[in-house]
Context: one part of a larger RNA
RNA sequence: UUGGGUCUAAAACAUCCGUAGCUUGCUCUAUAAGCCUCUUGUGAAAUCUUGUGUCUCAAACACAAGGCGUGCAGGAGGUACUGUAAAGCUAGAGACUGGGAGACGUAAGAAGUACGUUCAAAGUAGCGGUAAAAUGUUUUAAUCUUGAACGGACUAACAAUAGCGAAGGCAUCUUACGAGAACAGUUCUGACAGUCAGGGAUGAAGGCUAGGGGCGCAAAACAGAUUAGAUACCUGUGUAGUCCUAGCAGUAAACUCUGCACACUAAACAUCAGUUCCUCCUCGAGAGGCAUUGGUGCUGAAGGGAAGCCGGAGAGUGUGCUACCUGGGAAGUAUAGUCGCAAGGCCGAAACUU
Repeated sequence: UUGGGUCUAAAACAUCCGUAGCUUGCUCUAUAAGCCUCUUGUGAAAUCUUGUGUCUCAAACACAAGGCGUGCAGGAGGUACUGUAAAGCUAGAGACUGGGAGACGUAAGAAGUACGUUCAAAGUAGCGGUAAAAUGUUUUAAUCUUGAACGGACUAACAAUAGCGAAGGCAUCUUACGAGAACAGUUCUGACAGUCAGGGAUGAAGGCUAGGGGCGCAAAACAGAUUAGAUACCUGUGUAGUCCUAGCAGUAAACUCUGCACACUAAACAUCAGUUCCUCCUCGAGAGGCAUUGGUGCUGAAGGGAAGCCGGAGAGUGUGCUACCUGGGAAGUAUAGUCGCAAGGCCGAAACUU
C1' cells in the first nucleotide's frame, strides 16, 4: 500500500536467451465483443424527500407522488478508439551484398626473456638476508662468470582516458574453425517487434571429485627475529593450491553500487571504427580538413536532484514491460522445502528488543 520510490538513505536479479502474460507501426474493408446513445422490463418492504391525513400537538403512524437501488436482461442505433477477420504498405525488425576494425571464442602448432635443476669449464672464500640480525647455504668448492641440456609457468616494452565481449572476462606469433557489432548500398521478407513470471544457458577468485603436472609463488605448518607477550607485521624453508584434462559447485565491492527498449530535448573538445567529399603530396596501406553514422570519454545550456552531482552514454521530458523496497537489531539467523560429494547455495520468518 500510494498520484510513493530503487547512483550514495531500504530497494535494479551477476549476465544473457526465451515460454505464458502484458504492450505494440501505417492504410483500407467488414464485424460490432469491449465502448457510447436511446428505449423496454425488472431492480421487495422499511429507510430518504415532498404533500395530505390520523392520534388535542409533537415524535410516531397511514396514504399518495418522487427519489434511491450506481445493477441485470432484452431491443433499436453509432463506429472514433481497442478487439476480431480479410487485404495491402514500408518508416520498426530481420535477411542479403561490399570493403574495413577488434587482447571476441575454441583447437592445434611455433617462439621469446626470466626463473629453476643437472652437467661441463673457469675461479676462491664467502654467499644470502635485514632497519639491524639470525635461522639458511658453502672447501664434498658455494655465490659470481661462460656453455649445453631439460622443466614448468608466464607473455615485458608496444600499452592508451585505446579495443572486443551479454556479463564473468580477454594481451607473444601463426593457422584452422566459429560468433557478434559498426559503416555503406537499399536487392528481398512484410510488423515477423519490445519486455519477460516460471524455465534454460553462461558465470572471477577460492573450494570439491578423478587423473596428470609441479619452475616460481604460496594459505596451513616449521624455524629465525621483533616484542612485556607476538599464535602477526620482517626473514629462511614449505604442503595444499596456483597449471592441464573431464566433471561438480554457482557465489563476489559479479560496481557505473545506475534493469531493458523506443522517441524527443543547446553547444564545445578529445579519441576509436566506418562512409561521401575537399586540399596537399615524396604518389605510399601517405598527411591534413569539412560533413555524417556508430562507440568510448570529458566540460557543460535547459531541465532534474536533499545535496554530492546527473546532464543526447540522463539521475531530463514521455511511453511499454520486468525485478525489487517499506525503521534499526535479532538475521540472511531458525524452521520447512529444494539443489549439492561436501563446503554450502536458493527460498526465508518470528518471539524478543529498541